[in-house]
Context: one part of a larger RNA
């Protein structure tokens, strides 16, 4: 000197910052990721309209339009957002590399033709029948307490499957082979498919550098290289057969242990040491532990499966859940916030757009957590008033300090206009900052210390007691050290302690 800081007294405003460091412990309840009807089939709700019946303001009918619940499809959901479990690692930093991927975008280039509802196994003369696999939005029937399931019967598409063609692919060898496509309208356009280039994100290698322990010295069998093969978007022992015995280590392997890296921050003249909250970058994680699948992308925080431990519902036959997203609730702690408003701004996702979503985000709310700013007024004012403390009793001191007078109105209060941020419109914040007006000195000082270090001194009580105290030491009857006062010194809306580093 710094601290995400706690504690003790104390306490007026603002602005800007930051606020579970502990149990990666357990979560009630809310919301946090949807969108598009300009891909579709349609109509459960609401509105209009039309029509019907009439008690004339209700009821039914119509998808007939505005729009739209569930549904089929697309794109998204692998980003935003959270935490530091675990990792001493190619994890991170830095500096090269490539054997390959990249949805949306951007560039030129070629296209966007023409159809289907249909399968397979078994079986048979048959594509027949039975029965079994896959497909099987709405709707009907039906089982189940629910979660959910089971029939059955119709279909629509930018969903799904042949065909046709084809720059470039692949195998051989000049011939094969397999291989695409989607509409949609309001006539403006958006789109689809192929195959190339770029931009971008992402994958993999690799050299160098990153805590401590030898009272951890040997360690390894897919181990370490070859062939071959399989996997992958791509190299590879990534996986596997087969072969060869290597490989790493005292320059510290192996094994323990502790730890996310860094950019930074802190402190220090410097080298350094400590650190690694906020904000940026990378990683890993998502009750535990394991898999994939679906995708350009994941082995996927709010997505499936299986095991497991917890809860929870349940009609005992079964389910359902996963706050290290934003509040928030118990629990642990010294200790750390609201079950808020807004999409107006910036920026995500969807959509031709209107617009919808967005606890990112912007704003607010609490908490002197820290930093900065301001304000408790100003001048004048000596019979140095009273009152307090001391006293040599004469006075000294508090002390221009107060009263009085003579003004000021920041700041808080009232009351009144009221922005920028955002413009084609649209303002949560907010009647908020600002600006004007009104009233009044009015509504705002307090904490620590005074024996030396170390700025500040007497009196009184106590009397090795009570107690103080960082250190050295204070206290056993004259305590400048303990309490208490009066004075005084320091900081100041904070000071003091304590805890952590330097």
């Nucleotide at each position: 000197g710094a601290u995400g800081a706690a504690c003790g007294c104390u306490a007026g405003c603002g602005a800007c910052a930051g606020g579970c460091c502990u149990a990666a412990c357990a979560c009630a309840u809310g919301c946090a990721a949807g969108u598009c009807g300009a891909g579709g089939g349609g109509u459960a709700a609401c509105a209009u309209g039309a029509g019907u019946g009439c008690u004339u303001g209700c009821a039914c009918u119509u998808g007939a339009u505005g729009a739209c619940g569930a549904c089929c499809g697309g794109c998204g959901c692998a980003c935003g957002g959270g935490u530091g479990c675990g990792u001493a690692a190619c994890g991170c930093g830095u500096a090269u590399g490539c054997a390959a991927c990249u949805a949306c975008c951007u560039u030129g280039u070629a296209c966007u033709g023409g159809g289907g509802a249909a399968u397979c196994c078994u079986u048979u003369c048959a594509g027949u029948a039975c029965g079994g696999a896959a497909c099987a939005a709405c709707g009907c029937u039906u089982g189940g307490a629910a979660a959910c399931g089971a029939g059955u019967g119709c279909u629509a598409a930018u969903a799904c499957c042949g065909u046709a063609u084809a720059c470039g692919c692949c195998c051989u060898u000049u011939g094969g082979g397999g291989g695409a496509a989607a509409g949609a309208u309001u006539u403006a356009u958006c789109g689809c498919u192929g195959a190339a280039a770029g931009a971008u994100u992402g994958g993999c290698c690799c050299g160098c550098g990153c805590u401590a322990g030898a009272u951890u010295a040997g360690c390894u069998a897919g181990u370490u290289g070859g062939u071959g093969a399989g996997g992958u978007a791509a190299c590879g022992g990534c996986u596997c057969a087969c072969c060869a015995a290597g490989g790493c280590g005292a320059c510290g392997a192996u094994c323990u242990a502790u730890a996310g890296c860094u950019g930074g921050u802190u402190u220090g003249c410097g080298a350094g040491g400590a650190u690694g909250a906020u904000c940026a970058g990378c990683c890993a994680c998502a009750c535990u532990g394991g898999g994939a699948c679906u995708g350009a992308g994941a082995c996927a925080c709010g997505g499936c499966c299986c095991a497991g431990a917890c809860u929870c519902c349940u009609a005992c036959g079964g389910g359902a859940g996963g706050c290290a997203g934003c509040a928030g609730u118990g629990g642990g702690g010294a200790a750390u916030a609201u079950u808020g408003g807004a999409c107006a701004a910036u920026g995500g996702g969807g959509g031709c757009a209107a617009c919808c979503c967005u606890g990112a985000u912007c704003c607010a709310g609490c908490g002197a957590u820290g930093c900065c700013g301001c304000g408790u007024g100003a001048g004048u004012g000596a019979u140095g008033a009273a009152g307090g403390c001391c006293u040599u009793a004469g006075g000294g001191u508090u002390g221009u300090a107060a009263a009085a007078c003579u003004c000021u109105u920041u700041c808080a209060g009232g009351g009144g206009u009221g922005a920028a941020g955002a413009u084609a419109a649209u303002g949560a914040c907010g009647g908020u900052a600002a600006c004007c007006c009104c009233a009044g000195a009015a509504g705002a000082a307090g904490c620590u210390c005074c024996g030396g270090c170390u700025a500040a001194c007497u009196c009184c009580g106590u009397g090795c007691c009570a107690g103080c105290a960082g250190c050295c030491g204070c206290g056993g009857u004259a305590a400048u050290a303990c309490g208490g006062a009066g004075g005084g010194a320091g900081c100041u809306a904070g000071c003091g302690u304590u805890g952590u580093u330097c």
Molecule: small-subunit ribosomal RNA, 5' domain
Organism: metagenome